[in-house]
RNA sequence: GCCGGUGUGGCGGAAUUGGCAGACGCGCGCGACUCAAAAUCGCGUCCGAAAGGGUGUGGGUUCGAGUCCCUCCACCGGCA
Repeated sequence: GCCGGUGUGGCGGAAUUGGCAGACGCGCGCGACUCAAAAUCGCGUCCGAAAGGGUGUGGGUUCGAGUCCCUCCACCGGCA
C1' cells in the first nucleotide's frame, strides 16, 4: 500500500427483515432481611427541567437508520 472484519451505557452483550435502542447479565447506589455480615429480595443506575438528544467521527439515502451508502479514526486478521 491492497483486501476483509469489528466499533452500542462503567464492563460483557442483544436489537441483523430498515420500524419501541439502551433488552438481559455483571458492576455500582439506596432500601428490606440479620445482633452484624454474606447470600437473597425490592427499587434505581446515559444527557436534559421538559421537549428532545444519544450506537467510534463527519456527511448522505429514507416517512423512518445501530442496521443501507460515502468519508475519515481506532483495533484485529490476511496479502504484498
Molecule: transfer RNA
Organism: Cohnella laeviribosi DSM 21336